[in-house]
RNA sequence: GGGGUUGUAGCUCAGUUGGAUAGAGCAAGCGCCUCCUAAGCGCUAGGUCGCCAGUUCGAACCUGGCCAACCCUG
Numbered sequence: 001g002g003g004g005u006u007g008u009a010g011c012u013c014a015g016u017u018g019g020a021u022a023g024a025g026c027a028a029g030c031g032c033c034u035c036c037u038a039a040g041c042g043c044u045a046g047g048u049c050g051c052c053a054g055u056u057c058g059a060a061c062c063u064g065g066c067c068a069a070c071c072c073u074g
Base pairs, nucleotide, nucleotide: 001073002072003071004070005069006068007067010026011025012024013023019057028044029043030042031041032040050066051065052064053063054062
């Protein structure tokens, strides 16, 4: 230099051959329970879906460029 995979909540990940409000577990906050803590149960908050642009009525999902990590390779 060329090719490939991945990038979604603080962490681990799901969700995509475009469609209605973007989710789970753990972690965090609050409450219930308990003499207290833990456990258990309930609730809440937390995301411009790596960045920019394009296509479309509509993009986490399709296209292009860029960035980062990892792998293969001249």